The RNA shown here (transfer RNA) has 74 nucleotides and comes from a Bacillota bacterium. It matches the Rfam family "tRNA". On this family, see Lowe and Eddy, Nucleic Acids Res 1997: "tRNAscan-SE: a program for improved detection of transfer RNA genes in genomic sequence". About the family: Transfer RNA (tRNA) molecules are approximately 80 nucleotides in length. Its mean pLDDT, the model's own confidence on a scale to 100, is 81. It was read from a public genome assembly.
RNA sequence: GGACGCGUAGCUCAGGUGGUUAGAGCGCUACCUUGACACGGUAGAGGUCGUUGGUUCGAGUCCAUUCGCGUCCA
Numbered sequence: 001g002g003a004c005g006c007g008u009a010g011c012u013c014a015g016g017u018g019g020u021u022a023g024a025g026c027g028c029u030a031c032c033u034u035g036a037c038a039c040g041g042u043a044g045a046g047g048u049c050g051u052u053g054g055u056u057c058g059a060g061u062c063c064a065u066u067c068g069c070g071u072c073c074a
Stems, first nucleotide, its partner, number of pairs: 001073007010026004019057001028044005050066001052064003
């Protein structure tokens, strides 16, 4: 330098053929339970869907661009 893949909650990851409320597990917070802790139960907080632009009535999803990471080739 070229080809391909990935980027969604603090972490690990879902999210058929665009469709109106973006989710799970773990973790975190509060409360219940205990003499106390752990486990368990209930409730809750937490998201610019990497960036920018475009297509569309509508984009996490489609297109382009750019940034980061990874694999392969040179």